[in-house]
Context: one part of a larger RNA
RNA sequence: GGCACACGGGGGAUGCCUUGGCACAAAAUGGCGAAGAAGGGCGUGGCUAACUGCGAAAAGCUACGGGGAGCUGUAAGCGAGCAUUGAUCCGUAGAUAUCCGAAUGGGGCAACCCGGCAGGUUGAAGAUCUGUCAUCCCGUAAGGGAGGCGAACGCGGUGAACUGAAACAUCUAAGUAGCCGCAGGAAGAGAAAGUAAAAACGAUUUCCUAAGUAGUGGUGAGCGAACGGGAAAGAGCCUAAACCGGUGUUUACACCGGGGUCGUGGGACUGUAACAUACUUACAAUAUAUGUAUAGACGAACACACCUGGGAAGGUGGACCGAAGAUAGUGAUAGUCUAGUAGUUGAAAUACAAGUAUUGGGUAACAGGAUCCCGAGUAGGUCGGGACACGAGAAAUCCUGAUUGAAUCUGGGAGGACCAUCUCCUAAGGCUAAAUACAUUUUGUGACCGAUAGUGAACAAGUACCGUGAGGGAAAGGUGAAAAGCACCCCGGGAGGGGAGUGAAAUAGAUCCUGAAACCGUGUGUCU
Repeated sequence: GGCACACGGGGGAUGCCUUGGCACAAAAUGGCGAAGAAGGGCGUGGCUAACUGCGAAAAGCUACGGGGAGCUGUAAGCGAGCAUUGAUCCGUAGAUAUCCGAAUGGGGCAACCCGGCAGGUUGAAGAUCUGUCAUCCCGUAAGGGAGGCGAACGCGGUGAACUGAAACAUCUAAGUAGCCGCAGGAAGAGAAAGUAAAAACGAUUUCCUAAGUAGUGGUGAGCGAACGGGAAAGAGCCUAAACCGGUGUUUACACCGGGGUCGUGGGACUGUAACAUACUUACAAUAUAUGUAUAGACGAACACACCUGGGAAGGUGGACCGAAGAUAGUGAUAGUCUAGUAGUUGAAAUACAAGUAUUGGGUAACAGGAUCCCGAGUAGGUCGGGACACGAGAAAUCCUGAUUGAAUCUGGGAGGACCAUCUCCUAAGGCUAAAUACAUUUUGUGACCGAUAGUGAACAAGUACCGUGAGGGAAAGGUGAAAAGCACCCCGGGAGGGGAGUGAAAUAGAUCCUGAAACCGUGUGUCU
């Protein structure tokens, strides 16, 4: 030195565990902000570096409600206290709430500096304290509103490129990403100038289907409907005008009240009938009970015996409860030990929900057919763009930059060029719940993960650290049932170790469960 065996060191795989994550379902909720937010700086404890809480009234103050024996956060210790005259703790409502930040008296290199006015302290100056002083919009004024933040969802404006087409230009990616504006708890859409086709349907939205069909397409890559059928939900309304009346101004007009709102055309108008009933919370006011949420409460049955063991919930034997044999914990595996579970029940205070009652408001008849009205720079045309699944195409339909430009029911639009016939509808004003999307909270579930996984983060994690900055961004869990965390003795300067002791176990001794491999040793044997 090789090999073998044994025992170690080192290392932290594996197994087991879970405080943390992930996904889905249901229910509830959906904003916060000049009454100063979100987010921060700095403080705040008897001793306090960090986290958490709080704000100079500073791990807290007040009231009410719950609760009932311990308490002064994580977090030990020392010290000092509190509590059945009800503390700590939980919920609701308040008080306080420094400085920065929309930041708003002015300034500024955020958490700082400097002022005006009124008042207080002071004899006065100065200093200090309290209040107030930004801009824009509405309003005569008094006064009211806006600004900023927020993960996603929504609507609108603007709008790429990489990429794909195996190159690339039309095309695609994609009306996506990005940027901007505006919201709401949802938004948007919405009560047919619709869809159909000889039969009809009857606002919108969402899902399944129709269907990868019909189409579109350098007929390439690709893009890609609708009708109809089945479900969820379900709700319809208000105006302009004609006409009548009034007010203002004067003739032209404007405003107010009545009237009126439709497509088997309707209304005005003329005439007849009618005052009661029905409908309407999407309209208003008042009253009222109920439910839900934000703390909780009650809640059955073995203190059973023996065995093993450190420990019983295990084994054996014997009982009991069950509207409760969900689950978690307890020294191993517990219906009957604990918390709970089934079931029952609860709110001084605040919020929400859908109602009910009353009152008010609104809506609801028939006939006639002479006259009047029925949304104009609109519909439509031409040129240029854009949207429609549809790339100009045979290209209807919708929007509109330019330019033109009708009709009023014997009117007008549509049915994918266009024309006729036929059918459907009634534009150029407006509102509208639900079914749908997303997030947060709570509850529940998982052929989801189990510490190189699952969130980046199970730990003082968006921390440490890196970067001028925008930004990037970790590693790091496990003693034991209980600290019982090794009194005391010995070696040593200490670290560390040897005894003793605790414990079931100390090769469980804190870089502590298990403890693989690489790697490094010690001993023994053997070979050279």
Large-subunit ribosomal RNA, domain I from a Synergistaceae bacterium, 528 nucleotides, folded computationally.
The coordinates come from a structure-prediction model, not an experiment, and the mean pLDDT is 82.